[in-house]
Context: one part of a larger RNA
RNA sequence: CGUACACGGUGGAUGCCUUGGCAGUUGGAGGCGAUGAAGGACGUACUAACUUGCGAUAAGCUAAGUCAAGCCAGUAAGAGGCACUUGAGACUUAGAUUUCCGAAUGGGGAAACCCACCGCUUAGCGGUAUCUUGCAGUGAAUACAUAGCUGUAAGAGGCAAACCGGGAGAACUGAAACAUCUAAGUACCCCGAGGAAAAGAAAUCAACCGAGAUUCCGAAAGUAGCGGCGAGCGAAAUCGGAUUAGCCCUUAAGCUUCAGUGUAAUUAGUGGAACCUUCUGGAAAGUUGGACGAUACAGGGUGACAGUCCCGUACACGAAAAUUUAUCUGAAGUGAAAUCGAGUAGGUCGGAGCACGUGAAACUUUGACUGAAUAUGGGGGGACCAUCCUCCAAGGCUAAAUACUCCCAACUGACCGAUAGUGAACCAGUACCGUGAGGGAAAGGCGAAAAGAACCCCUGUGAGGGGAGUGAAAUAGAACCUGAAACCGUGUACGU
Numbered sequence: 001c002g003u004a005c006a007c008g009g010u011g012g013a014u015g016c017c018u019u020g021g022c023a024g025u026u027g028g029a030g031g032c033g034a035u036g037a038a039g040g041a042c043g044u045a046c047u048a049a050c051u052u053g054c055g056a057u058a059a060g061c062u063a064a065g066u067c068a069a070g071c072c073a074g075u076a077a078g079a080g081g082c083a084c085u086u087g088a089g090a091c092u093u094a095g096a097u098u099u100c101c102g103a104a105u106g107g108g109g110a111a112a113c114c115c116a117c118c119g120c121u122u123a124g125c126g127g128u129a130u131c132u133u134g135c136a137g138u139g140a141a142u143a144c145a146u147a148g149c150u151g152u153a154a155g156a157g158g159c160a161a162a163c164c165g166g167g168a169g170a171a172c173u174g175a176a177a178c179a180u181c182u183a184a185g186u187a188c189c190c191c192g193a194g195g196a197a198a199a200g201a202a203a204u205c206a207a208c209c210g211a212g213a214u215u216c217c218g219a220a221a222g223u224a225g226c227g228g229c230g231a232g233c234g235a236a237a238u239c240g241g242a243u244u245a246g247c248c249c250u251u252a253a254g255c256u257u258c259a260g261u262g263u264a265a266u267u268a269g270u271g272g273a274a275c276c277u278u279c280u281g282g283a284a285a286g287u288u289g290g291a292c293g294a295u296a297c298a299g300g301g302u303g304a305c306a307g308u309c310c311c312g313u314a315c316a317c318g319a320a321a322a323u324u325u326a327u328c329u330g331a332a333g334u335g336a337a338a339u340c341g342a343g344u345a346g347g348u349c350g351g352a353g354c355a356c357g358u359g360a361a362a363c364u365u366u367g368a369c370u371g372a373a374u375a376u377g378g379g380g381g382g383a384c385c386a387u388c389c390u391c392c393a394a395g396g397c398u399a400a401a402u403a404c405u406c407c408c409a410a411c412u413g414a415c416c417g418a419u420a421g422u423g424a425a426c427c428a429g430u431a432c433c434g435u436g437a438g439g440g441a442a443a444g445g446c447g448a449a450a451a452g453a454a455c456c457c458c459u460g461u462g463a464g465g466g467g468a469g470u471g472a473a474a475u476a477g478a479a480c481c482u483g484a485a486a487c488c489g490u491g492u493a494c495g496u
Base pairs, nucleotide, nucleotide: 001495002494003493004492005491006490007489008488009487015481016445017444020416021415022413023412024411025410026409027408028407029405030404031159032158039101040100041099042055043054044053046078049075050074051073061095062094063093064092065091066090067089070082071081072080106115107114108113116128117127118126119125120124130156131155132154133153134152135151136150137149138148163194164192165191166190167189174181178228204211205210215242216241217240218239219238225233226232246397247396248395249341254334255333256332257331258330259329260328264324265323266322267321269317270316271315275290276289279286291308292307293297299311300310301309346370347369348368349367350366351365352364353363356382377392378391379390380389381388432439433438452480455467456466457465458464
């Protein structure tokens, strides 16, 4: 040095586990905000730090209700206290307090800071932003007026995951290049609203038969069509379903608010059946023997696998207070536009939307220019004309079926199980990186219980180890379950 065997070190794979995730179902909720939000800064305890809670009344104050014998949140002991049915503490509801920043709103500002004025009942409290609207006063050029100014009242402002309506609107890409076309009215941006939004009661379809608002789903159908007739795009009638609701503009349908009525639900909770034994074992829920409950054998926990040990579960019950709400009754308030729709319908030019790219291109819409009729009238039926049929534009409202999920509750999974599953199971949008926009980790497991190793020894009052002790186990010792491989050793045997 090699080979073999044995025993170790290192390392953290694998197995098992799950506090966390992922995807859903059902129901709820669908907003918060000048009565100062979302989000923060700084404080606040017997407390130095962080998390949680709270706000100078600061891990809290008050009232009502429900539990209740323990409590003073956690890491986290210790010290010191409180309460024990004369009710501490916890939970629910309602209230009080709620520093400073932040729409931030008295002015300023490099957010959490600086500096003011006015009034008052003056250790202090209140007011003072801007815009819009209403009202009142004042009031120019300029006589009346108007603009402006001042005061006052009400409203708005900002945030928030998706869904919705509107405005504006790409490119990569595809066409095997590329220009019409496509991607796509998508992404991005802006405005606005609601729990849904939008649409909506035919100037609609249909076809000579008829239907009867809108929305959504299935079929019709990848059909009819459109299309450098390329790539591709792509209906409708009709039928079957979901859900159904109609109304108003010569003062009414309704809507809002309040009061009463009283139904149901939510926000704390309450009761809740039935088992003992033998053996093994550290431990019984396992095993043995014999029982019992079940409107409860969902699930979880307990020293191994528990219907009958614990929490629960089926079932039954419960609210002083708050919120929502079915029904019915009453009162008050509100009630737009407007005189049945005129610069409209229609036309010309240029666009856009319709599945439809200008085409034979109807229909809808409108930037410019024009411009009717008035129910004896007008629109449509895919150029256009006639006949026929059908409807009544240029005013308005309208639930449900539909879309979505930041959020709450319960439940489910041939979903993951720590390189997986959220980036994040752990004090994670943290540490760290970047001037910044922004990027962005790693990191779970002793044991049933800390019983977390008193005491002794070596040692630097070390690190680490050896005894002793605990424990079922310490090769479970905190660098802690299991502990693979690479890699590194020790011992023995053999070979060289």

Large-subunit ribosomal RNA, domain I from Pseudoalteromonas umbrosa, 496 nucleotides, folded computationally. The source organism's lineage runs through Bacteria, Pseudomonadati, Alteromonadales, Pseudoalteromonadaceae and Pseudoalteromonas. Rfam family: Bacterial large subunit ribosomal RNA. It was read from a public genome assembly.